About this RNA
The RNA shown here (c-di-GMP-I riboswitch aptamer) has 78 nucleotides and comes from a Chloroflexota bacterium. Its mean pLDDT, the model's own confidence on a scale to 100, is 87. It matches the Rfam family "c-di-GMP-I riboswitch aptamer". Rfam describes the family as follows. GEMM was predicted in a large-scale screen for bacterial structured RNA regulatory elements. Genes associated with GEMM are involved in a diverse array of functions, including chemotaxis regulation, signal transduction, secretion and chitin. Taxonomically the source falls in Chloroflexota (Bacteria, Bacillati).

């Protein structure tokens, strides 16, 4: 450096649900809580999905814990 996640160490994140709060909504944020995750770190560029509006051509948003692309990265094994 490449590939991989059977094993080791230190750990990290946090689904559903509940409470508070913001938003018309999808959903966001904070607290509790753990189903899971080796990129469940970052990124809304492409697709999927979701919401609101519509003159039904589309427009404005949401979501990366659905997939792909891009950037970065711990430990270990071969």
């Nucleotide at each position: 450096g490449u590939u991989c996640g059977u094993c080791c160490a230190g750990g990290g994140c946090a689904a559903a649900c509940c409470c508070g709060u913001c938003g018309u909504g999808a959903g966001g944020c904070g607290g509790g809580g753990a189903c899971g995750c080796a990129a469940a770190g970052c990124c809304a560029g492409g697709g999927a999905c979701c919401u609101c509006g519509a003159u039904c051509g589309c427009g404005a948003g949401g979501c990366c814990g659905c997939c792909c692309a891009g950037c970065u990265g711990c430990c270990g094994a071969c």